Source information:
This is a predicted structure of a 533-nucleotide part of an RNA (large-subunit ribosomal RNA, domain I) from Verrucomicrobiaceae bacterium SCGC AG-212-N21. NCBI's taxonomy places the organism under Bacteria, Pseudomonadati, Verrucomicrobiota, Verrucomicrobiia, Verrucomicrobiaceae.

[in-house]
Context: one part of a larger RNA
RNA sequence: CGUAUAGGGAAUGCCUUGGCACUGGAGUGCGAUGAAGGACGCGACAAGCUGCGAUAAGCCACGGAUAGCUGUAAUGAGCCAUGACCCGUGGAUCUCCGAAUGGGGUAACCCAUGGCGGGCAACCGCCAUUGGCCAAAGCAAUUUGGCUAGCAAAUACUAGGGGAAGUGAAACAUCUCAGUACCCUAUGGAAAAGAAAACGUAAUGUGAUUCCGUUAGUAGCGGCGAGCGAAUGCGGAACAGCCCAAACCGUCGGUUUUCCGGCGGGGUUUGUAGGACCUGUAUAAUUGUGGACUAGAUAGGCGAAGCUUUAGGAAUACUGCGCCAAAGAGGGUGAGAGGCCCGUAGCCGACAUUGAAAUCCACAUGACGGAAAUCCUGAGUAACGCGAUACACGUGAAAUCUCGCGUGAACAUGUGCCGACCACGGCAUAAGGCUAAAUACUAACCAGUGACCGAUAGUGAACAAGUACCGCGAGGGAAAGGUGAAAAGCACCGCUGUGAGCGGAGUGAAAUAGUACCUGAAACCAUACGCCC
Numbered sequence: 001c002g003u004a005u006a007g008g009g010a011a012u013g014c015c016u017u018g019g020c021a022c023u024g025g026a027g028u029g030c031g032a033u034g035a036a037g038g039a040c041g042c043g044a045c046a047a048g049c050u051g052c053g054a055u056a057a058g059c060c061a062c063g064g065a066u067a068g069c070u071g072u073a074a075u076g077a078g079c080c081a082u083g084a085c086c087c088g089u090g091g092a093u094c095u096c097c098g099a100a101u102g103g104g105g106u107a108a109c110c111c112a113u114g115g116c117g118g119g120c121a122a123c124c125g126c127c128a129u130u131g132g133c134c135a136a137a138g139c140a141a142u143u144u145g146g147c148u149a150g151c152a153a154a155u156a157c158u159a160g161g162g163g164a165a166g167u168g169a170a171a172c173a174u175c176u177c178a179g180u181a182c183c184c185u186a187u188g189g190a191a192a193a194g195a196a197a198a199c200g201u202a203a204u205g206u207g208a209u210u211c212c213g214u215u216a217g218u219a220g221c222g223g224c225g226a227g228c229g230a231a232u233g234c235g236g237a238a239c240a241g242c243c244c245a246a247a248c249c250g251u252c253g254g255u256u257u258u259c260c261g262g263c264g265g266g267g268u269u270u271g272u273a274g275g276a277c278c279u280g281u282a283u284a285a286u287u288g289u290g291g292a293c294u295a296g297a298u299a300g301g302c303g304a305a306g307c308u309u310u311a312g313g314a315a316u317a318c319u320g321c322g323c324c325a326a327a328g329a330g331g332g333u334g335a336g337a338g339g340c341c342c343g344u345a346g347c348c349g350a351c352a353u354u355g356a357a358a359u360c361c362a363c364a365u366g367a368c369g370g371a372a373a374u375c376c377u378g379a380g381u382a383a384c385g386c387g388a389u390a391c392a393c394g395u396g397a398a399a400u401c402u403c404g405c406g407u408g409a410a411c412a413u414g415u416g417c418c419g420a421c422c423a424c425g426g427c428a429u430a431a432g433g434c435u436a437a438a439u440a441c442u443a444a445c446c447a448g449u450g451a452c453c454g455a456u457a458g459u460g461a462a463c464a465a466g467u468a469c470c471g472c473g474a475g476g477g478a479a480a481g482g483u484g485a486a487a488a489g490c491a492c493c494g495c496u497g498u499g500a501g502c503g504g505a506g507u508g509a510a511a512u513a514g515u516a517c518c519u520g521a522a523a524c525c526a527u528a529c530g531c532c533c
Stems, first nucleotide, its partner, number of pairs: 001530005007524001013518001014482002018453002020450006027442001029151002037097003040053003044075001048072002059091006068079003102111003112129007130149008157188001158186005168175001172223001198206002210237005220228002241434003244378001248265007274375001278370004287364006296354003300348003306321002310317001323338001324328001330342003383407006390400001393419001414429005469476002489517001492504004
C1' cells in the first nucleotide's frame, strides 16, 4: 500500500406523528356572576405532562353511542348490559394570587372593621367593607341602584392624538424617505366615510358614501433637481335612506313689563319649504323594537360489492372465475386492496343550548292637496388680516379644507361655490345628528388544497420546548425522531465481581432487527493475509 473481516462513527436512502403556504366556511371576543395568566394542591403507587379544585384525572341531569373501562403508563386492586368508560348540552363545586377591589405587601402572603349564626369557653363559620362616573332619595352626612376598570392575535385590521432617522438627491440645507417606523388613546366585527352650502367631459348634464379597473405616470407640483403625482368622466362591485334645533301651541317653575329654564305636541324643505289659520282625503307603503316559527351550529346514524391458485413469515402480489359503482377521495390492515376495516357518494338525525334570512304577530313610526299676510330655518359662526396645516399643489396668480390669535357679517329680495378677482349664467343650502351592503384583517374553530419541507430541512420547538441551560434583570435559548407484523423484549444453563459483557439455548422471516435496536458511507482503530522499501 492492497484485500478481507470486525470495531467506531454517523452520512445516505426510505419513512412521518410535526411544520409551512393558501382557499372556503363560520366567527371575531373574555371580564367585578372575578377574566387572561399563574401559584399550590388532587392519583393505590405519582417526578413531569394532561385533566381537575378541599365535591379536586372528578359530582349531577338530559341526550348520543355500545362493550369494554380505570389519561400518558406498566403493575396491583377494581368498575361495567341495573349501561361503565367515551362524546354533546345544561348545571354544581371551583383553594390562593392576579383589573384584584377591606388595609398592607417582596404576587400566590400578612393584618383587619362591622353584622349574623354556632360553641360553656378557647374559638369557628357566613356575609359585607375598592376607586371613578351617572341616577334617585335626603337640609346634610349618607343610603340605594346602574355603568365602568383588566386581558387579547406577545392589538392582525380601523379611527384619532403625537411623530423620527438611516436613506435618496451620487455632498447638503428646501425636498425625499414619510405622515412611514414607533409611542399614546378609543371602538367594532368590521372601523372610517356617507345623503351635497357636491361635481364642473359647462351641459337640454350627473346625482350619498366606500372599493376595484381605467382615465394616467396624464394634468400638474418640484433646489422645475432627486422625485412627488391627482381629479372629472367611463366600466364594474354594492346600493337606502333618514332624524333633530328653531318658528307655533300647551303646561310647570323662577321672575312677573319683559325674559329665562324644564316637560309634552305637532314640524324637518330647496325649480325653496315648513309651522300657525281655513279646508278636503287618508292611517297605506316603509322603517324600528320585541316575540313566534325555522334552515343551520353544538353528539351522531344508515351506507353497495370476492372467493380461489402459486411462491412467501404474512397477500393487498400472481393465477382463475365473478361483483358493486350517485361510492375507483383518502387512510389502515404482516408487501400494490373499489369489494377486509375506517371511510367515501348519497340520505337521515337533537332532550338541551344556540340561531340567521323569509314569513307571521304586537307596539311604535309614517301620507297627500289648496289658499296665501306674518314669523322661523343651526353666530363669536361665515368671512377677512396675520401665522400655520391638509389638499398631487413646496406661497405660488392659489381657489378649497382645518386649526391658533385678532377683527367680525347677512337673515331667504339671504348665503356659499363653479381654482386669484369681476360680470353674466348656473349649482348647492354651512355653522346639529344617525345610517346596512360592496372594503380591511385572521389568533382561535371547521373543511380542504399544494411542480411546499422531510429531522443540520420544515416553526426556536415532530421528543418533558419557550423545556433544559445561561443572565441580578430586560432577555437569550438548545440538543434530542425510526427494534419488530406482533414484545413474541431472550425462560433456562455456563463464564464473571450476585458486575459490565459474553457463550449456549429459545423467540422471530431476519437478532450483524437485542431496547447503545431500520439502512449503516467516510475519517479513525484493530486483526489476518499478500506485496513494496
Rfam family: Bacterial large subunit ribosomal RNA. Rfam links the family to the GO terms ribosome and structural constituent of ribosome. The prediction has a mean pLDDT of 80.